[in-house]
Context: one part of a larger RNA
RNA sequence: UGUAGGAGGAUUGAGGAGACGUGACCCUAGUACGAGAGGAUUGGGUCGCACCGACCUCUGGUGUGCCGGUUGUCGCGCUAGCGGCAGUGCCGGGUAGCUAUGUCGGGACAGGAGAAACGCUGAAAGCAUAUAAGCGUGAAGCCAACUCCGAAACGAGUCCUCCCUAUCAGGCCCCUUGAAGACCACAAGGUAAUAGGCCGGACGUAGAGACGCCGCAAGGCGUGCAGCGGACCGGUACUAAUCGGCCGAUCGG
Numbered sequence: 001u002g003u004a005g006g007a008g009g010a011u012u013g014a015g016g017a018g019a020c021g022u023g024a025c026c027c028u029a030g031u032a033c034g035a036g037a038g039g040a041u042u043g044g045g046u047c048g049c050a051c052c053g054a055c056c057u058c059u060g061g062u063g064u065g066c067c068g069g070u071u072g073u074c075g076c077g078c079u080a081g082c083g084g085c086a087g088u089g090c091c092g093g094g095u096a097g098c099u100a101u102g103u104c105g106g107g108a109c110a111g112g113a114g115a116a117a118c119g120c121u122g123a124a125a126g127c128a129u130a131u132a133a134g135c136g137u138g139a140a141g142c143c144a145a146c147u148c149c150g151a152a153a154c155g156a157g158u159c160c161u162c163c164c165u166a167u168c169a170g171g172c173c174c175c176u177u178g179a180a181g182a183c184c185a186c187a188a189g190g191u192a193a194u195a196g197g198c199c200g201g202a203c204g205u206a207g208a209g210a211c212g213c214c215g216c217a218a219g220g221c222g223u224g225c226a227g228c229g230g231a232c233c234g235g236u237a238c239u240a241a242u243c244g245g246c247c248g249a250u251c252g253g
Stems, first nucleotide, its partner, number of pairs: 001152001005163007015149004021049007033038001051106005059100004066093005071086006111143002117137004170247004174190005194240003197236005203229003210223005
């Protein structure tokens, strides 16, 4: 852009893609079989390995705008307290997110047609013969089944609800943003909880500063699970989504 107006929601499934793995052990059973040695078919159960998918509760990793410790030096006049730089200066931890080595799940079951193979009935050929007519059984394979995409499937499908014709439906620009994203797109919003702020909580650090007490001092203790705080969960219009602009109706009802 199209799908002969527009919007929202729900679908059909032409077609396409993915996947299809495998082992050990236990019971059946030391049974059938076999002189013995040995040792099943079948059916049922348990546990793995590899691979694939999803996820972050757990175990960990990362976590350069979180917290703490600490060295050198410079600055804030000095002390104290802070800040800059040194690969995040170095070190100890660590929320969200992203993650695997972590967690959960998957291959199934039951069908159809049928390979090799095995059969039933059965003539040609009074017999025989699975085949000539006809009918069965039969593979991890094939078609379906399972998962995902899917009406540009131009044969552009279907269903439901609603809106508009000048009293302008709807959409876009623009703006606040996002577990969405290269851009675009998609999604949530634009007077409301979209983002920030603020408040509360979770969680992380590990006990702030100041003062008091103890110690010659380094330092320790108390007030005090303190102080601080990115992304997390809620709440709250304080701030910003202001004000606006553009497109848009025909052969349809």
Record summary
The prediction has a mean pLDDT of 86. The part of an RNA shown here (large-subunit ribosomal RNA, domain VI) has 253 nucleotides and comes from a Planctomycetota bacterium. It was read from a public genome assembly. Rfam family: Bacterial large subunit ribosomal RNA. Rfam links the family to the GO terms structural constituent of ribosome and ribosome. The source organism's lineage runs through Bacteria, Pseudomonadati and Planctomycetota.